RNA sequence: GCGGAUGACCGGAUGGCCGCGGAGGGGAACCUUCGAGGAAAGUCCGGACUCCAUGAAGCAAUGGUGCCGGGUAACGCCCGGCCGGGGAAACCCGAGGGAAAGCGCCACAGAGAACAGACCGCCACCAAACGGGUCGCGCAAGCGAUACCACUUGGGGGUAAGGGUGAAACGGUGGGGUAAGAGCCCACCGGGGGGCUGGUAACAGACCCCGCAUGGCAAGCCCCACCAGGAGCAAUGCCGAAUAGGGGCCUCGUGCGGUACGCCGCAGGGACGCUUCAGCCCAGAGGCCCGGGUUGGCAGCUAGAGCACGUCGGCAACGGCGCGCCCAGAAGAAUGGUCAUCCAAGGGGGCAACCCCUGGACAGAAUCCGGCUUACAGGUCAUCCGCGCUU
Numbered sequence: 001g002c003g004g005a006u007g008a009c010c011g012g013a014u015g016g017c018c019g020c021g022g023a024g025g026g027g028a029a030c031c032u033u034c035g036a037g038g039a040a041a042g043u044c045c046g047g048a049c050u051c052c053a054u055g056a057a058g059c060a061a062u063g064g065u066g067c068c069g070g071g072u073a074a075c076g077c078c079c080g081g082c083c084g085g086g087g088a089a090a091c092c093c094g095a096g097g098g099a100a101a102g103c104g105c106c107a108c109a110g111a112g113a114a115c116a117g118a119c120c121g122c123c124a125c126c127a128a129a130c131g132g133g134u135c136g137c138g139c140a141a142g143c144g145a146u147a148c149c150a151c152u153u154g155g156g157g158g159u160a161a162g163g164g165u166g167a168a169a170c171g172g173u174g175g176g177g178u179a180a181g182a183g184c185c186c187a188c189c190g191g192g193g194g195g196c197u198g199g200u201a202a203c204a205g206a207c208c209c210c211g212c213a214u215g216g217c218a219a220g221c222c223c224c225a226c227c228a229g230g231a232g233c234a235a236u237g238c239c240g241a242a243u244a245g246g247g248g249c250c251u252c253g254u255g256c257g258g259u260a261c262g263c264c265g266c267a268g269g270g271a272c273g274c275u276u277c278a279g280c281c282c283a284g285a286g287g288c289c290c291g292g293g294u295u296g297g298c299a300g301c302u303a304g305a306g307c308a309c310g311u312c313g314g315c316a317a318c319g320g321c322g323c324g325c326c327c328a329g330a331a332g333a334a335u336g337g338u339c340a341u342c343c344a345a346g347g348g349g350g351c352a353a354c355c356c357c358u359g360g361a362c363a364g365a366a367u368c369c370g371g372c373u374u375a376c377a378g379g380u381c382a383u384c385c386g387c388g389c390u391u
Stems, first nucleotide, its partner, number of pairs: 001387010012342007020035006037362001041373002044371005049232004054278006062228005067081005082096001083094004097223002102221002104217003119163002121159003125155004131149002133146005171189006190212001191210004196205003236299004246290007255266004268282003306325002309322005343360001345358005
């Protein structure tokens, strides 16, 4: 200097004038002060808070998470580590428990796709034809025999090493052995088992034993472990408002005993998906239909699991302590408009100073917070990996 990777930050500034909303002061005029993000977005997770269910325990159903340790109010998040995959590396990704509990799927091609299988090929045997060799007969041509060699065809047998099909073929490489082959045997790798060492653990390492249970998919159903009540600020509460504290119908149930007459006990009924216990109701529990009012106001509403700085502990996430600060709370919905200058970027002119033009991304609070995911013009800083050059 270039390329790559990771993390963080800015994403306009200043001044004048005019205009909005909140808070405070003031009798008023008016004055002071504050006023949209890193994602406010998606509504994907977790909570705070509010109400409902009747509370606890267990079971079931439904859903979620899924290696180990730590952080956190909590999480499916974050940090650190292990294992696996990608990459030359820095780094990145992982829907990371279980395939001997069971079921299911793997199209087509292919012989065969999980206790498989022979298409081509290889090997030896049998039969036949041709050729060669050998032997016999013959002067020769030629004829005959053959358990030999080679080739071709057919038959049955052995084989799964080689080739082919396929995303994937029932361990891999090398050697021995064999008629040809095969973990058939051996070495190493892989797999299974055992204890030992290190580590909190996930795991890792070396050693010993065994020819060896030999595919994939669980982001297929499933099994295992852990977690989870529902709804949501349009929650909820108050004020105001009412032919009206409205009317009608149906189903279940309303028992016994004691008493000092207050009530108590037992049984039964009722409200949860089921069971048990406890509490409540003792006339309630459940369902259907007709009708009145409500479109208004106030609260909830912003001081927080808050932010900045410093320090201590921790590899880190994060936590403790100290000190300082108050940073929107609208209500069809404010946070704006304009002028000037400067600044980031691009283009043009100019030796330069400088001048001119264009032009600043994604985007807008609505109960609040912790995350994740997605979008983003332009720019800055830091660290790491690699390459090149110079000293």
This is a predicted structure of a 391-nucleotide RNA (Bacterial RNase P class A) from Actibacterium pelagium. Lineage of the source: Bacteria > Pseudomonadota > Alphaproteobacteria > Rhodobacterales > Actibacterium. The sequence was found by an Rfam model in a public genome assembly. It matches the Rfam family "Bacterial RNase P class A". It is annotated as a ribozyme. Model confidence (mean pLDDT): 76 of 100.